[in-house]
RNA sequence: UGAGUCGACCAGGCGGUCGCGCUGUCCUUGGCCGGAAGGUUGGGGGUAUCGAGGAACGUCCGGACUCCACAGGGCAAGGUGGUGGCUAACGGCCACCCGGGGCGACCCGCGGGACAGUGCCACAGAAAACAGACCGCCCCAGCCGGUUCGCUGGCCGGGGUAAGGGUGAAACGGUGGUGUAAGAGACCACCAGCGAUUCGGGUGACCGGAUCGGCUAGGUAAACCCCACCUGGAGCAAGCUCAGACAGUGUGCGUUUGAGGGCGGCCCGCCCGAGUACACGGGUAGGGCGCACGAGCCCGUCAGCAAUGGCGGGCCUAGAUGGAUGACCGUCGCCGGUGUCACGGGAAACCGUGGCACCGGAACAGAAUCCGGCGUACCGGUCGACUCAUCCA
RNA sequence: UCCCCUGUAGCUCAACUGGCAGAGCAGCCGGCUGUUAACCGGCAGGUUAUUGGUUCGAGUCCAAUCGGGGGAGCCA
Numbered sequence: 001u002g003a004g005u006c007g008a009c010c011a012g013g014c015g016g017u018c019g020c021g022c023u024g025u026c027c028u029u030g031g032c033c034g035g036a037a038g039g040u041u042g043g044g045g046g047u048a049u050c051g052a053g054g055a056a057c058g059u060c061c062g063g064a065c066u067c068c069a070c071a072g073g074g075c076a077a078g079g080u081g082g083u084g085g086c087u088a089a090c091g092g093c094c095a096c097c098c099g100g101g102g103c104g105a106c107c108c109g110c111g112g113g114a115c116a117g118u119g120c121c122a123c124a125g126a127a128a129a130c131a132g133a134c135c136g137c138c139c140c141a142g143c144c145g146g147u148u149c150g151c152u153g154g155c156c157g158g159g160g161u162a163a164g165g166g167u168g169a170a171a172c173g174g175u176g177g178u179g180u181a182a183g184a185g186a187c188c189a190c191c192a193g194c195g196a197u198u199c200g201g202g203u204g205a206c207c208g209g210a211u212c213g214g215c216u217a218g219g220u221a222a223a224c225c226c227c228a229c230c231u232g233g234a235g236c237a238a239g240c241u242c243a244g245a246c247a248g249u250g251u252g253c254g255u256u257u258g259a260g261g262g263c264g265g266c267c268c269g270c271c272c273g274a275g276u277a278c279a280c281g282g283g284u285a286g287g288g289c290g291c292a293c294g295a296g297c298c299c300g301u302c303a304g305c306a307a308u309g310g311c312g313g314g315c316c317u318a319g320a321u322g323g324a325u326g327a328c329c330g331u332c333g334c335c336g337g338u339g340u341c342a343c344g345g346g347a348a349a350c351c352g353u354g355g356c357a358c359c360g361g362a363a364c365a366g367a368a369u370c371c372g373g374c375g376u377a378c379c380g381g382u383c384g385a386c387u388c389a390u391c392c393a
Numbered sequence: 394u395c396c397c398c399u400g401u402a403g404c405u406c407a408a409c410u411g412g413c414a415g416a417g418c419a420g421c422c423g424g425c426u427g428u429u430a431a432c433c434g435g436c437a438g439g440u441u442a443u444u445g446g447u448u449c450g451a452g453u454c455c456a457a458u459c460g461g462g463g464g465a466g467c468c469a
Stems, first nucleotide, its partner, number of pairs: 001389010012332007020051002023048011053364001057375002060373005065235004072268004077231005082096005097111001098109004112226002117224002119220003134165002136161005142155005173191006192216001194213008239289004248280006260272003282468002296315008334361012394465007403418004412449001420436005442458005
């Protein structure tokens, strides 16, 4: 200098004008209660502080919180899946192991079990899972031939053979040799893999080694299934409360021989229990709490490889309910294009850097009970660590 | 805000336990008819919403996205 990997951060700044939301405060003006003092509840205006995000999004996981027995037993169902740790918890994160990719920094993996069982493996192919003879190779018997009399060709039948061909995603270890009629782990050497025993290292997944064995075991569990672990259900329209309105009717079941409900998969068990289920019809479409101090944010320090945790100090930071957080102007900064000037390189075309002018651009998207994650969208910019290639010293 | 369902040809739907994606209507061409309709014969039309993965092989199984649709509270 070029190419690249990983991580962290920002999401334009300042000023002016107009506008919006919550809260406080001031002014003003109504309603209701009351004899009054006063209380309570609205409207309008001024003013001050504060006022979206890294994803507020998708709603894919996990929790807090609330109610239902503070949550019980069994079956079923669902989820997770290398090991160790972190955490309130997780399907998340960190570190490591194994497998794969990359020269490398690094990246990717729904990564338990296919010697418990069942299923499936289309087409092609002879044969697709307790393997299998289509071609080929070899032996034997018969028939018909050829012959230089050594042998040899064809057909049919019986048998042997998985070394060779061909099919397929996949064909039951690989190479070399011995052996044989031809062959074959039939036997031998080496290699790969599997199992048993054992030694060393590691918390562990696992890694490295030794001995022995039979010689070889297909794939698929994001098919059923098996193993280990986890999960009670519902969700802020949870739930609590204030106020207000109306109109009931019919049918079934039932009141201790218990309907129905909690309990929204089923059974048991527990509890509530005099009404309840369905259909038709009727009313309401309001206020408040929950609801903004929290697994909170920032800084420092300590422990740890890290995720994370401990300690100390500081801070208070949106709460709407048709849903506020915006619009315009000026200026500075950023990016892109065009023109022009200066400098450098070059024979030139042109290229690079910087200044000035003009034009254009600035994303994805927006709280709604709150957190921790994941995933997805995104104009661009800044910083840090590291790798590879080339050149120079 | 919360909870569910769904996506295959222009339209409506199939496709078994993963194995060559099909049917009806519509469209186009030809025939029949004086002409049209009906009828007969033939043809075309698909990134199975998208992307990635598992598998020899995916409409089907898994994950993440995109689009469409539906539901809810209280009193009595």